Annotation: Large-subunit ribosomal RNA, domain I from a Candidatus Peregrinibacteria bacterium, 539 nucleotides, folded computationally. Its Rfam family is "Bacterial large subunit ribosomal RNA".
Context: one part of a larger RNA
RNA sequence: CGUAUAAUGGAUGCCUUGAUUCUGAAGCUCCGAUGAAGGACGCGGGAGACUGCGAUAAGCCUCGGCGAGUCGUCAAACAGACACUGACCCGAGGAUUUCCGAAUGGGGAAACCCUCUCCGCUUAGCGGAGAACCCAUACCUGAACACAUAGGGUAUGUGGAGGAUACACAGCGAACUGAAACAUCUCAGUAACUGUGGAAGAGAAAUCAACCGAGAUCCCCUGAGUAGCGGCGAGCGAAACGGGACUAGCCCAAACCAUGUUUACAUGGGGUUGUAGGACCUCAACAUCUGGAUAUUUCAUGCAGCGAAAGAGUGUUGGAAAGCACUGCCGUAGAAGGUGAUAGCCCUGUACGCGAAACACGAAAUAUUUGGUAGAGUGUUCCUGAGUAGGGUCGGACACGAGUAAUCCGGCCUGAAGCUGGGGGGCCCACCCUCCAAGGCUAAAGAGGCUUCAGAAAUCGAUAGUGAACAAGUACCGUGAGGGAAAGGUGAAAAGAACCCCGGAAGGGGAGUGAAAUAGAUCCUGAAAUUAUGCGCUU
Numbered sequence: 001c002g003u004a005u006a007a008u009g010g011a012u013g014c015c016u017u018g019a020u021u022c023u024g025a026a027g028c029u030c031c032g033a034u035g036a037a038g039g040a041c042g043c044g045g046g047a048g049a050c051u052g053c054g055a056u057a058a059g060c061c062u063c064g065g066c067g068a069g070u071c072g073u074c075a076a077a078c079a080g081a082c083a084c085u086g087a088c089c090c091g092a093g094g095a096u097u098u099c100c101g102a103a104u105g106g107g108g109a110a111a112c113c114c115u116c117u118c119c120g121c122u123u124a125g126c127g128g129a130g131a132a133c134c135c136a137u138a139c140c141u142g143a144a145c146a147c148a149u150a151g152g153g154u155a156u157g158u159g160g161a162g163g164a165u166a167c168a169c170a171g172c173g174a175a176c177u178g179a180a181a182c183a184u185c186u187c188a189g190u191a192a193c194u195g196u197g198g199a200a201g202a203g204a205a206a207u208c209a210a211c212c213g214a215g216a217u218c219c220c221c222u223g224a225g226u227a228g229c230g231g232c233g234a235g236c237g238a239a240a241c242g243g244g245a246c247u248a249g250c251c252c253a254a255a256c257c258a259u260g261u262u263u264a265c266a267u268g269g270g271g272u273u274g275u276a277g278g279a280c281c282u283c284a285a286c287a288u289c290u291g292g293a294u295a296u297u298u299c300a301u302g303c304a305g306c307g308a309a310a311g312a313g314u315g316u317u318g319g320a321a322a323g324c325a326c327u328g329c330c331g332u333a334g335a336a337g338g339u340g341a342u343a344g345c346c347c348u349g350u351a352c353g354c355g356a357a358a359c360a361c362g363a364a365a366u367a368u369u370u371g372g373u374a375g376a377g378u379g380u381u382c383c384u385g386a387g388u389a390g391g392g393u394c395g396g397a398c399a400c401g402a403g404u405a406a407u408c409c410g411g412c413c414u415g416a417a418g419c420u421g422g423g424g425g426g427c428c429c430a431c432c433c434u435c436c437a438a439g440g441c442u443a444a445a446g447a448g449g450c451u452u453c454a455g456a457a458a459u460c461g462a463u464a465g466u467g468a469a470c471a472a473g474u475a476c477c478g479u480g481a482g483g484g485a486a487a488g489g490u491g492a493a494a495a496g497a498a499c500c501c502c503g504g505a506a507g508g509g510g511a512g513u514g515a516a517a518u519a520g521a522u523c524c525u526g527a528a529a530u531u532a533u534g535c536g537c538u539u
């Protein structure tokens, strides 16, 4: 060096309890002083971890379902129990629910220590209830300082607090970075922090449009990387139209009337718009349609479940038949999984059909109650949102960096008209067109997440896929914030090797099980590096 046999090692193949990415349906989108989220400590006959539970402690009660076994898992056995007078298990509703934790009687180094008041008792004590702060409301008190006010106190409150991924809106708001440096600019109104909602926000034109017209808002496609903005650098970047999804519109203020009054108001009626409308006045009319709340009944859905066809066919290989050969059957069921290899007819299921005492949610009907909704005409009468619109200046938002810069928002200084009125149409002016600000509400389409059920995949297959297929956010590391693993496979079934031998044991040799033991628990397969031994060759 080669080769053989072993050893070590755990690659590869096969497998999957676990993941990954999604889909559909339904529900939820909040929990919490009625004590949460999250924990500590306990609870079993013996009990380490997980699970469950809370001194009523792997559980208690009631109502349903199921129907023969059961006393959770790792994890078998022993002991002792329960169960057709229905256990265990499943679903619904209740009871209990130590201590910590917002933690709330006071304290505190969380899961501990120490009090006060009232009530009860079997009274050195035990049991029960209460005792934090803030806010709101009501009441009682009450200074400087006469009335008063501040302050103090009491009662009431299913008020607040604390937790929670993502989404949404609001407040506040960076820098690294890019510009190949850097200052305007960019990153970016992003991250971070705070508040709020179940969705948020927006929303019924002082809108667009273009001389034609549309008709609240949001979202998707398109328009379009267009028009534009830009140390015209880097970069930033629309809108209308059009096509879809979904559709829903309403209420105040005022004029006028009535009532009350502390006459600057309150309540009720009235009224709500732009081809202007309303009040007032005149005429006509007395109808139609529609919404909310509560109760009852019925129905549907959800939350346990139930029924469900057809070969224990014959032979054959095999350890084993579901394979192969032959021969039958069912099928609204030939989805899938399991069973000693590949099963429509063995099991669980599947197509199809059925089902609820209680609870939840919805719909319809009925009853009660309470709302909304209509026409025409005349008028130089009255009303139609003022420190507002607009202007100046300084900022901000608009794709738009002051630019010709319209439009919107804000600080300071100003400041109209008022229907013969006012805003807009991207400087400005005219004509024209269009709309009616300075009050408010509004479902759906739309964002994200969670749960349950059902399913899918040219996704991964244990160095992959989640960090985690295993007692995984565990062990371990760190004062702490935090970091964070490794680790799957005997066999169809433990049938897990009785008994004998060597040995102190470990381990081994027989025997036995098994299809197989080079499947023997460091257990499927068992590569390579590496090691030992035998043999051959070379020096």
Stems, first nucleotide, its partner, number of pairs: 001536007013524001014489002018460002020457010030163002038100003041054003045078001048074003060094006069082003105114003115131007133160002135157007167197005178185001182231001207214002219244003228236002249441003252385001256269005274419001276384004280379001281377003289372011301360002305354003311327001313326004328345002330334001336348003390414008400426001421436005476483002496523001499510004
The full RNA is in RNAcentral, with records from ENA.
The source organism's lineage runs through Bacteria, Bacteria candidate phyla and Candidatus Peregrinibacteriota.